[in-house]
The RNA shown here (transfer RNA) has 73 nucleotides and comes from a Minisyncoccota bacterium. Its mean pLDDT, the model's own confidence on a scale to 100, is 81. Its Rfam family is "tRNA". It is annotated as a transfer RNA. The source organism's lineage runs through Bacteria, Bacillati and Minisyncoccota.

RNA sequence: GCCUACGUAGCUCAGUUGGUAGAGCACAUCCAUGGUAAGGAUGAGGUCAGCAGUUCAAACCUGCUCGUAGGCU
Numbered sequence: 001g002c003c004u005a006c007g008u009a010g011c012u013c014a015g016u017u018g019g020u021a022g023a024g025c026a027c028a029u030c031c032a033u034g035g036u037a038a039g040g041a042u043g044a045g046g047u048c049a050g051c052a053g054u055u056c057a058a059a060c061c062u063g064c065u066c067g068u069a070g071g072c073u
Stems, first nucleotide, its partner, number of pairs: 001072007010025004019056001027043005049065005
């Protein structure tokens, strides 16, 4: 230098034939208990790596950039 995969909640990840963004764990409040753990209910938390383009509409398609991992020379 070139190629491939990946980047989504604090963590691990789902969601890809484009249509209001989710799960588990963790966190907060409440219930429950003599108290704790376990358990149950509710809730908060995301500019979907960044910018631009296509589209009525983009996490998803296209281009460029950044980062991580791997490969080729």